[in-house]
Molecule: small-subunit ribosomal RNA
Organism: wastewater metagenome
């Protein structure tokens, strides 16, 4: 620190996803130790048992118990138990339900308060009294508990004294800052309790008074700690919550509290609170800190610590220093339990446990040994607080699962090109060590106080008593624990997993699978060679965890305060006016409030960071330090900002004067045309269109003169010209009126910019009311067009379009670009106004200041494309605005509006993109240029006929297979009776028809016979070889080749895959491109170079040019024709000699002609065009002229284009078969239906006879002469020829005659039947061919379409390949041999350039809408169920608080007494009040027949709306209409 996805590439925007780090977690595998943390996030749901708050006998009585003493009575000395009585329960623990609050932080403030126990100081601690639990009875009750009658005790209770600087009233004074503080005058009323230890003197019979410590009490005055109250600040979200409030705001009196206060009550008055967010929803405990981040932030608020709130739900008080009180009361209500049915009992959010819930979270342990509370004088006794200890990888940290050595690189797996690689020094084996384990032995810190004993100082005191406090010494106390930790022995022995391996992202190869099953965080894999899925082997991470998942931050500058943005990517409000806000000129001065400094309080601790220590290290703990950016205080400075306060004119603004203007309202006015009306003139059409119809016209139209009505608009001028904020404004005139500029001055003196909210203005359409109507024209009617055409065109034609008033308030309302002020280069134009200069000019020229334009040569900027003094540079200041794309500018809600509808404006869910600008193809019914048998000009087919080939299709046991627009289809096949053959049926074989290697037997071979189709099976005769050894010479043995039997490795497959390949081939296309190097430009894909002018066949060549060169194609080198030369000269040739039937022979070597080598042609000459080119054109010479003719040769690359059935190959698969052998069939099948040929319809023929001229070929299992047979195919023969010698072989149209005479024929042959020939093993399925006989369609062929530019087309023969034999088809030859071509406007195909694009699989491309089906969220919805606030209202529990109190009462006064008073209380009233009960309204959730869009979803249906000019440019606003995309009208904008 970044990466991956939008494209064919690229830059940019933009959104998703990834890599880090964290957790009170969970879930999958795994699981070896220890140390430290840490565990109900859910249902604040219910809870069985058990323990979590008692304690004092040194307040108080009773009552037992035990032990000593005592004759007893007693009595001392430990106890227990309930009970008065003190304290204490309000601490400690628990939980986040409520709470948006002074609840918490965080600072002040209490002069507005309290404060037990604690500390320090002062005083005091007198005299009296009268009850009561406890106990003892009686009674009720099941129970819980209750009643009543009798006795007693206090440090329970009452009275009294006394008492101050304490309280309370009057009244002075001093000081402050308010109800404080000091000072003290009068006058009031207010306190206590005793308890224990010890004692010499004095009393006293003892107790005991008395002294003395101690400890309690009461009061005062201070600290301390704590708590109340108060206010400044700070921290959540919604505005689709904007308006709240009557005890509401405030005064002044009362009550009230510890205290301030409307806290609460009468009265008064009408205030408060709100856009700096009241109110109302919703969410939430808050801090310190945790995470994270580079900070700035974001997210959280488990353990710890602090504050709060709560305690089954609600309400209430009491008690007390302190509670409205977790383990206390009371009352209501749910809920559980326990009843005898009459009543009673309960609250684990204490620690353990239980159930439920949940993805989930522990033990019904041990001890109070220590810290710490309560009580007590102490010992102590209580403490589920807390210290351990169990459970759990939940986290951190640490160890440990071995160390050295060890190559036959073992076996074994796993790959493999079969050599070999890998796991791998890994193992194994050898030598160690000893962490954890086991056993055995040792063994802690944690403990030191208090308390007790001695001893000693000190201190109170009368005391050497006791008490106290201090030092020394000894005793006595561990839950953890026989733990930690040591030592010894024993043992390498018990201890590795888990995710990943396509790219982000470290690590790859096999087997399985086959768009199945699976994956997957994001792109994406997976349809038979899957590093992406499942297993393996290997690898890579990490490690006792590994991984997934969920969740926070972060990356993400993706809410941007550090730190982003709005021309075109999402984003500037349509436009102005302005309040509040926010900012704000120049200079003095004041103040110091922002700022800045300097000190001071505070910002608990704990956590961070440092620095040392302490467990073996570390996690962990301890000390200290610094930090704590923040608040309050004090005190300084005064540059800026603020505010006072005085000035100034550079910003505004006013005055004067002056021209410019479609600037805005009103009222009049005009003249062209359009229409209609009325007459005249005049006849057949007018009108409209691609063409046409509807429509007008003989009832007189269209045309044309004349007069008239009426309405809307104002041609020409007009012009990137005005003027206006915008939207808008265009005939002339007057009136009304706004704003802008220009010039000299002059005035005021900052009066300024911008503006949320407001308020006005605002094109066309549209609405209302009332007119008006000529033209135009949504709807709407008809022609047309069409596969429809609910449109584009035509005829017509309402609404509206025009005016008045009111409304609507939107637009591509565009510069897709808010105002402002202010800086920063030119260059030309147009407009308003001045100004110099010069002089009159429709000047010219420099120049100022205001407005509008254009270049793009300056810097800057931008993603790029542009912007570019009229900025999209530079920079201040203020406003709206965006934050992926789709739902959606939509739903709901709220304002507005008569409506249509505008405004503000969500979300479920879904995608992974969706854009923006450039770029290179590719397309375009877009634009130029050129080129080709592309048209066109012409010539001759094809499509019609019958055959003949192939193909489709059907059909068959098989009719094997491939080929599919052009580039399938007389194609593979150059030649399927059998073979071919691959198909079928049928019958065999199984190491095979074929190859290698092993055994066994036999030489090989040659020949029968049976069966059968055959193949093959069964049986027989004959044969015994060659080579080397041995030999008894008989022969034996071994061994090669061959045959044959057996076994297995293996053969074999035209089985599947051309979409795994190779090689071959086809096409575009012989088109003229394709490209590389450097160099330049451009952020980048890419450009340039290849683009422009010429020019060619050609990127061919010249010129020019940020290009300069070069490679592959082009040309040319190669073949062959065409002409000439040299060389040879048989078998070919023969001029002249000679011969002859005949170049036959002799010669010739001249010519032909064959084959070697050369020559020839280069725009090389000349003229002319052209740029002094390149090249064209014309010509001349030549046998050939401009590439001579043909031919071979085919850049890069396309078509997953053909071939797996030539070949060869990778993978699958078959193996007594998908292999091999045979026989026989089949590919030749036959309603069709395409291709491709022949032959022909006929006289330019057709037959008949005669007669003439080739070139290339080809031949021995071969061509095959003469001759003779045969009507003829063919036979008979067999001479020559391996061939310039022999033979195929006759060429043919042609030429000369004859004959036919326009017709289905002397045309034409198909069909047929009959004879044959020839090949062949064999012509039935299924060959060619003769001959006779038979004579079909067919009269030139619709729509369409194919070939050819010359030695071509036509058209005529000939020969070759394949072939036993089959040729109309292929390949090759010659012969005769033509017509056009003016051009490039159309059709097709190409190539440059260039535009447009939403296309890139590339127009056979994209895409839209309705409609059908499926799921999915989601508004409306009659209603229904809840859930929660509100209003007014009823009841009113327990309770405080007032009132009454005729009943009750012991203490105090009065009184002998009885009684009465004071006081108190039960009662009973009243005020407030929870619960509940009824009633309205809000606000929200759910559910809801039905219904509305929406969104998804390989192949649905109808159509083409958009993308090019998308075939009607195309979007926006608004209306109306249509199945649907859309159409059409009216305004507007170029995207």
């Nucleotide at each position: 620190a970044g990466a991956g996805u939008u494209u064919g590439a690229u830059c940019c925007u933009g959104g998703c996803u990834c890599a880090g780090a964290a957790c009170g977690a969970a879930c999958g595998c795994u699981g070896g130790c220890g140390g430290c943390a840490g565990g109900c996030c859910u249902a604040a749901c219910a809870c069985a048992u058990g323990c979590a708050a008692g304690u004092c006998g040194a307040g108080c009585g009773c009552a037992u118990c035990a032990g000593g003493g005592g004759c007893a009575a007693c009595u001392c000395u430990g106890g227990u138990g309930a009970g008065c009585g003190g304290c204490g329960c309000a601490c400690g623990g628990g939980u986040g339900a409520g709470u948006a609050a002074c609840a918490c932080g965080u600072g002040a403030g209490u002069a507005a308060u309290c404060u037990g126990c604690c500390u320090u100081g002062a005083u005091g601690u007198c005299a009296g009294g009268g009850a009561u639990a406890a106990c003892c009875g009686u009674c009720c009750g099941a129970a819980a508990g209750g009643a009543u009658g009798g006795c007693u005790a206090a440090u329970a209770c009452c009275u009294g004294a006394u008492a101050a600087g304490a309280c309370c009233a009057c009244a002075g004074c001093c000081c402050c800052g308010a109800g404080g503080g000091g000072u003290g005058g009068u006058g009031g009323g207010a306190a206590a309790a005793g308890c224990g230890g010890g004692g010499g003197a004095u009393c006293g019979c003892a107790a005991g008074a008395c002294c003395u410590c101690g400890c309690g009490c009461a009061c005062c005055a201070a600290g301390a700690u704590g708590a109340g109250c108060u206010c400044g600040c700070g921290g959540c979200c919604c505005a689709u919550u904007a308006g709240g409030u009557a005890g509401u705001u405030g005064g002044a009196g009362a009550g009230g509290u510890a205290a301030c206060g409307g806290c609460u009550c009468a009265c008064c008055a009408a205030g408060c609170c709100a856009g700096a967010g009241a109110u109302g929803g919703g969410u939430a405990g808050c801090u310190g800190g945790u995470c994270u981040g580079a900070g700035a932030g974001g997210a959280c608020g488990a353990u710890c610590a602090g504050c709060c709130a709560c305690a089954c739900u609600g309400g209430a008080a009491c008690u007390g220093a302190g509670a409205c009180a977790c383990g206390g009361u009371c009352c209501a209500g749910a809920c559980u339990c326990c009843u005898a049915c009459g009543g009673g009992a309960g609250g684990c959010a204490g620690c353990a446990g239980u159930g439920g819930g949940g993805a989930a979270u522990c033990u019904u342990g041990c001890g109070c040994a220590a810290u710490g509370g309560a009580c007590g004088a102490a010992a102590g006794u209580c403490u589920g607080a807390c210290g351990c200890a169990g459970c759990c990888a939940u986290g951190c940290c640490g160890c440990g699962u071995g160390a050295g050595u060890g190559a036959u690189g073992a076996a074994g797996g796993c790959c493999c090109u079969c050599g070999g690689g890998u796991c791998g020094u890994a193992a194994a084996g050898c030598u160690c060590u000893g962490u954890c384990c086991a056993a055995g032995g040792g063994g802690a810190c944690g403990a030191a106080a208090a308390a007790g004993g001695u001893g000693u100082u000190g201190g109170c005191g009368a005391a050497c008593a006791u008490c106290c406090a201090g030092c020394a010494u000894c005793u006595c106390u561990g839950a953890c624990g026989g733990u930690a930790c040591c030592c010894u022995u024993g043992a390498a022995g018990a201890a590795a997993g888990c995710a990943c391996c396509g790219g982000c992202u470290a690590a790859c190869u096999c087997c399985g699978u086959g768009c199945c099953a699976g994956c997957a965080g994001c792109c994406g894999c997976g349809g038979u060679a899957a590093u992406a899925c499942g297993g393996a082997g290997g690898g890579u991470g990490c490690a006792a965890g590994c991984g997934u998942u969920g969740u926070u931050c972060g990356g993400a500058a993706u809410u941007a305060c550090u730190g982003g943005g709005c021309g075109u990517a999402a984003a500037g409000c349509g436009c102005g006016c302005g309040c509040a806000g926010g900012c704000g000129g120049c200079a003095u001065u004041a103040u110091a409030a922002g700022u800045c400094g300097g000190g001071u309080g505070u910002g608990a601790a704990a956590u961070c960071c440092c620095u040392g220590g302490g467990c073996u290290u570390a996690a962990c703990c301890c000390a200290g330090g610094a930090c704590g950016u923040g608040c309050g205080c004090c005190u300084g400075a005064u540059a800026c900002u603020g505010u006072g306060a005085u000035g100034c004119u550079a910003g505004a603004a006013u005055c004067u004067g002056g021209g410019a203007g479609a600037g805005g309202g009103a009222u009049g006015u005009g003249g062209a045309a359009u229409u209609c009306c009325u007459g005249g003139u005049g006849u057949a059409g007018a009108g409209g269109u691609g063409a046409a119809a509807u429509u007008c016209g003989u009832a007189g139209a269209g045309a044309u003169c004349a007069g008239g009505a009426g309405g809307a608009a104002c041609a020409c001028u007009c012009g990137u010209g005005g003027c206006g904020a915008a939207g808008g404004c265009g005939a002339c005139a007057u009136c009304c009126u706004g704003g802008a500029c220009c010039a000299a001055g002059a005035u005021u003196g900052a009066c300024g910019c911008u503006g949320a909210g407001g308020c006005g203005c605002g094109a066309a359409a549209g609405c209302g009311u009332g007119g008006g109507g000529a033209g135009c024209a949504a709807a709407c009617a008809g022609g047309a067009u069409u596969a429809g055409a609910u449109a584009c065109c035509c005829u017509g034609g309402u609404a509206g379009u025009c005016c008045a008033c009111g409304c609507u308030g939107u637009a591509a309302a565009c510069g897709a670009u808010g105002g402002g002020u202010a800086c920063u280069g030119g260059g030309u134009g147009c407009u308003g106004c001045g100004g110099g200069u010069c002089u009159u000019g429709a000047c010219c020229c420099c120049u100022g200041c205001g407005g509008u334009g254009c270049c793009a040569c300056a810097a800057g900027c931008c993603a790029a494309c542009g912007c570019g003094u009229u900025a999209a540079g530079u920079a201040c200041c203020c406003c709206g605005c965006c934050u992926g794309g789709g739902a959606a500018g939509u739903a709901c809600g709220g304002c507005c509006g008569c409506a249509a509808g505008g405004u503000u404006a969500a979300a479920a869910c879904u995608c992974a993109a969706a854009g923006g600008a450039a770029u290179u193809g590719a397309c375009g019914g877009g634009g130029g240029c050129c080129c080709g048998c592309a048209c066109a000009a012409g010539c001759g087919g094809u499509g019609g006929a019958g055959c003949a080939u192939g193909u489709g299709g059907u059909u068959u046991a098989a009719u094997u297979c491939g080929a599919a627009g052009c580039a399938a289809c007389g194609c593979g096949c150059a030649g399927a009776a059998c073979c071919u053959u691959a198909c079928c049926u049928a019958g065999g074989c199984u190491u095979g028809a074929c190859a290698u290697c092993c055994a066994g037997a036999g030489a090989a071979u040659c020949u029968g016979u049976u069966g059968g189709a055959a193949a093959c099976a069964a049986u027989g005769g004959a044969g015994u070889g060659c080579u080397g050894c041995c030999u008894u010479c008989g022969g034996g043995u071994a061994g090669a080749a061959c045959u044959u039997u057996g076994a297995g490795a293996c053969a074999g497959g035209u089985g599947c895959u051309g979409c795994a390949u190779g090689g071959c081939u086809g096409u575009c296309g012989u088109c003229a491109g394709c490209u590389c190097g450097u160099g330049u430009c451009g952020u980048g894909a890419g450009a340039u170079g290849u683009u422009u002018g010429g020019u060619u066949a050609a990127g061919u060549c010249c010129a020019g040019c940020a290009a300069c060169g070069a490679g592959c194609g082009c040309a040319a080198c190669c073949c062959u024709c065409g002409u000439c030369u040299u060389c040879a000269g048989u078998u070919a040739c023969c001029a002249g000699c000679a011969u002859u039937u005949a170049g036959u022979u002799g010669g010739g070597g001249a010519c032909u002609c064959u084959g070697a080598a050369g020559a020839g042609a280069c725009c090389g000459c000349c003229a002319g065009u052209g740029u002094c080119a390149a090249a064209c054109u014309g010509g001349a010479g030549g046998a050939a002229g401009g590439u001579g003719g043909g031919g071979a040769u085919g850049a890069c690359g396309u078509c997953a284009a053909g071939u797996c059935c030539u070949c060869a190959u990778g993978g699958c698969c078959c193996u007594u078969a998908c292999g091999c052998c045979u026989a026989g069939g089949g590919c030749u099948a036959c309603a069709c239906a395409c291709g491709u040929g022949c032959u022909a319809c006929a006289a330019u023929g057709g037959u008949c006879g005669g007669u003439a001229c080739a070139a290339a070929g080809g031949g021995c299992a071969g061509c095959g002469a003469a001759a003779c047979c045969g009507c003829a195919a063919g036979g008979u023969g067999g001479a020559g020829c391996g061939a310039a010698u022999c033979u195929u072989g006759a060429a043919a149209a042609g030429c000369c005659g004859g004959c036919c005479u326009c017709a289905g024929u002397u045309c034409g042959g198909a069909u047929u039947g009959g004879a044959g020939u020839c090949u062949g093993c064999a012509a039935c399925u299924c060959g060619a061919c003769u001959c006779c006989a038979u004579g079909a369609a067919g009269c030139u062929g619709g729509a369409a379409u194919c070939g050819c530019u010359a030695g071509u087309a036509a058209u005529c023969g000939c020969a070759g390949a394949u072939c036993a034999g089959c040729a109309c088809g292929c390949u090759g030859c010659g012969g005769u041999g033509a017509a056009u071509a003016c051009g490039u406007u159309c059709c097709c195909g190409g190539g440059c350039c260039u535009u447009g694009u939403a296309c890139a699989c590339a127009c056979c491309g994209c895409c839209c809408g309705u409609c059908a089906c499926a799921c999915c969220a989601u508004g409306g919805g009659a209603g229904u169920u809840g859930u929660u606030c509100g209003g007014a209202c009823c009841c009113g529990a327990a309770g405080u608080c007032g009132g009454c109190a005729a009943g009750c009462g012991a203490a105090c006064c009065u009184g002998c007494a009885a009684a009465g008073g004071a006081c108190g209380c039960a009662g009973c009233c009243g005020c407030c009040c929870a619960c509940g009960g009824a009633u309205c309204g809000g606000a929200u959730a759910g559910c809801g027949a039905c219904u509305g869009g929406g969104g998804u979803g390989a192949a649905g249906u109808c159509g083409u709306a958009a993308c090019a000019a998308g075939g009607u440019a195309a979007c926006c606003g608004u209306a109306g209409g249509g199945g649907a995309a859309c159409c059409u009208g009216c305004g507007g904008u170029u995207g």